[in-house]
RNA sequence: GCUUCCAUAGUGUAGAGGUUAUCACGUCGGCUUCACACGCUGAAGGUCCUUAGUUCGAUCCUGAGUGGAAGCA
Numbered sequence: 001g002c003u004u005c006c007a008u009a010g011u012g013u014a015g016a017g018g019u020u021a022u023c024a025c026g027u028c029g030g031c032u033u034c035a036c037a038c039g040c041u042g043a044a045g046g047u048c049c050u051u052a053g054u055u056c057g058a059u060c061c062u063g064a065g066u067g068g069a070a071g072c073a
Base pairs, nucleotide, nucleotide: 001072002071003070004069005068006067007066010025011024012023018056027043028042029041030040031039049065050064051063052062053061
C1' cells in the first nucleotide's frame, strides 16, 4: 500500500428496518446471617464509535472518517 472483518451499559455479548435494545457477570437496595459468602428479590446504568445520506421510520442499509483485528505484498 491492497483486501476482508469488527466497533452496542463497567466487562463480555444477542439483536441485521418497526413503536419499552437482549442476556450473563459486575454495581446498588431489600430479605436471609451475629457477620461475611451463597441463595432469593428488586433497581440503577446505553448520545448502539463519529458524521452525512436512503427511508414514513435506522442499532440495522449506503458513503466518508476514526479506532482495532486478520490476511496478502
This is a predicted structure of a 73-nucleotide RNA (transfer RNA) from Daphnia pulex.
The prediction has a mean pLDDT of 81.
The organism belongs to Daphnia, within Eukaryota.
Rfam family: tRNA. Its family is annotated with triplet codon-amino acid adaptor activity in the Gene Ontology.